[in-house]
Molecule: transfer RNA
Organism: Deltaproteobacteria bacterium
RNA sequence: GAGUCCAUAGCUCAGUCGGUAGAGCAUCUCACUUUUAAUGAGAGGGUCGACAGUUCGAGUCUGUCUGGACUCA
Numbered sequence: 001g002a003g004u005c006c007a008u009a010g011c012u013c014a015g016u017c018g019g020u021a022g023a024g025c026a027u028c029u030c031a032c033u034u035u036u037a038a039u040g041a042g043a044g045g046g047u048c049g050a051c052a053g054u055u056c057g058a059g060u061c062u063g064u065c066u067g068g069a070c071u072c073a
Base pairs, nucleotide, nucleotide: 001072002071003070004069005068006067007066010025011024012023013022019056027043028042029041030040031039049065050064051063052062053061
């Protein structure tokens, strides 16, 4: 220098053909228990890496950039 892939909650990850952003773990509260743990119920937590474009509507499609992994030179 060229190419491929990845970026979504504190962590690990889903998200189908563009149509109201989810799960598990973790955290907090309540119930249960003599207490802890376990179990059950509930809650909080997100500018979906950044900026633009297309669209009535973008996590999803397009462009550029940033960061990371790998391959080639």